[in-house]
Context: one part of a larger RNA
Molecule: small-subunit ribosomal RNA, 5' domain
Organism: Pontibacter ramchanderi
């Protein structure tokens, strides 16, 4: 010189993009942050109409839309946060899996037959200050449970063409057992079980690379490795019960400290060196530690239990919680934003769908915190004005074409007018179609925003500073101080002529910035 998520001190117009707790993985008030399906179910409520009844209060059947606690399905394992732990297969890369799993999705196959008992709800009684609970009665389902079939599936035996990579893999055939299902509606569809593929995502092994100390040199008892066994989607000391005594190590094992890794990023000609903020994968972790349960999938941030610590409520008998999600609050800091606006747009979850939910996301506010763009006018104009500084002082020199003055423009600014694109689509209709679906068609729908943008009116009008100036290094004089004050990144400046200290006056460099300081090449 170059960089930074920076920070400070002067300074200070505007846009556009990006970017904003690097400390306390401290505690956290408040509010949102994951729900949805009534075309799975029985009610409850309100509502539309009809019919019947009435003691004129109102009741009972059916009927229409609606709302919905509770049951049931699917999500809730995505999506967002964070970098405490990990020096590991953790990542990154390159393979294996003849050791394995995949809800939803797309493809073929082949069923979807007939039953039973429950229990939430609602009602009734009862504890309890609450949270919450017991008991009794009664109801449904796509909730649960038997019964049938069983092409294939899985298991067992038999035979086996062919194959390999060792333990093996396997087309086709035969016998015997095990296990299936659900229904709903506007009747066209949605679905529901079993089995084969495919995609999609994981899991597990393995080569290889992945930090600094040898002032860490021995380390190991499930340890090492086999037989059997348990477990598991699955190979394995994963775990166990016998045997065997091995495994690891100067090519650094073991122990200490330190990090999450990576595509990246900065620096440099390169080699290298420095780095992991934003973004993108991946990994781990969700108050601390431990468990598993549910489930295709978790040992699950806004699930549950068990210990702890800390907070709160409490009728003292007992509860209740969990921002390293967005906002925001205390603290800590030299520091780092709003308790904001919509689901319009892309995406997720749910539902036949209309549509809900969605701090994901889209946007806006705040911040010169970084890039970038733009402006603060342009032209003439010598009495080379005052005025200020320097001077060899009736005088030059410089500030400085700078001002004034006279012409122009109008970005920017106020102001007035106009006005977006991101939005065509799903839905709904009509038409083809055996289904999936294609076509046509009208309309609805924008937080940002009346926002960019445009076009006009005004008027140079709204807009410059910060450091520096001894040499390194552009840029000098005077006055003050007098080894004091002071200044400095290194050399070095000040003791009575200081271009080095302080103001001035000139210059010099950058510019909505400029300088310091940390950090890295």
């Nucleotide at each position: 010189g170059g960089a930074u998520g920076a920070a400070c001190g002067c300074u200070a117009g505007c846009g556009g993009c990006a970017g904003g707790c690097c400390u306390a993985a401290u505690a956290c008030a408040u509010g949102c942050a994951a729900g949805u399906c009534g075309a799975a179910c029985g009610g409850a409520c309100c509502u539309u109409g009809a019919u019947c009844u009435u003691u004129c209060g109102g009741g009972a059947u059916c009927u229409u839309g609606g709302u919905u606690a509770g049951u049931g399905g699917c999500g809730c394992a995505c999506g967002g946060g964070u970098g405490c732990g990990u020096a590991a297969c953790g990542c990154g890369u390159a393979u294996g899996c003849a050791a394995c799993c995949u809800a939803c999705c797309u493809u073929c196959c082949a069923c979807u037959g007939g039953g039973g008992g429950a229990u939430a709800g609602c009602c009734c009684a009862c504890c309890g200050a609450a949270a919450g609970g017991u008991g009794g009665a009664u109801u449904a389902a796509u909730a649960c449970c038997g019964c049938a079939u069983g092409u294939g599936a899985c298991c067992a035996c038999g035979a086996g063409a062919g194959g390999g990579c060792a333990u093996c893999c396997g087309a086709c055939c035969g016998u015997g057992g095990u296990a299936a299902a659900a229904g709903c509606c506007g009747a066209g569809g949605c679905g529901g079980u079993g089995g084969a593929a495919g995609a999609u995502g994981g899991g597990c092994a393995u080569g290889c690379g992945u930090g600094c100390c040898a002032u860490u040199a021995g380390c190991u008892a499930g340890u090492u490795g086999g037989c059997g066994g348990g477990g598991u989607a699955a190979a394995g000391g994963c775990c166990c019960a016998c045997c065997a005594a091995g495994g690891c190590g100067a090519c650094g094992a073991u122990g200490g400290c330190u990090a999450g890794g990576g595509g990246u990023u900065c620096u440099g000609a390169g080699a290298g060196g420095a780095u992991g903020g934003u973004c993108c994968c991946c990994c781990a972790c969700a108050c601390u530690g431990g468990u598993a349960c549910u489930g295709a999938g978790a040992c699950a941030c806004g699930g549950a239990c068990c210990a702890g610590a800390c907070u709160c409520c409490u009728a003292c008998g007992g509860g209740a919680g969990g921002c390293a999600g967005c906002a925001g609050u205390a603290g800590g800091g030299a520091a780092u934003a709003u308790u904001g606006g919509g689901c319009a747009a892309u995406g997720g979850c749910c539902g036949a769908g209309a549509g809900g939910c969605u701090g994901a996301c889209c946007c806006a506010g705040c911040c010169a915190u970084g890039c970038c763009g733009c402006g603060u006018g342009c032209a003439g104009g010598a009495a080379g004005a005052a005025g200020g500084c320097c001077u060899u002082c009736u005088g030059g020199g410089u500030u400085g074409u700078a001002a004034a003055c006279u012409g122009c423009u109008u970005u920017u600014a106020u102001c007035u007018g106009g006005g977006a694109a991101g939005a065509a689509a799903a839905c709904g209709c009509c038409c083809c179609u055996g289904c999936g679906g294609g076509g046509g068609u009208a309309a609805c729908u924008g937080a940002c925003g009346g926002u960019a943008c445009c076009a006009g009116a005004u008027g140079a009008a709204u807009a410059a500073g910060c450091a520096c100036c001894g040499g390194c290094u552009a840029a000098c004089u005077c006055c003050g101080u007098g080894c004091c004050a002071g200044c400095a990144g290194c050399c070095g400046c000040g003791g009575u002529a200081a271009u080095a200290c302080g103001g001035a006056g000139g210059g010099u460099g950058c510019a909505a910035g400029c300088g310091u300081u940390g950090u890295c090449c």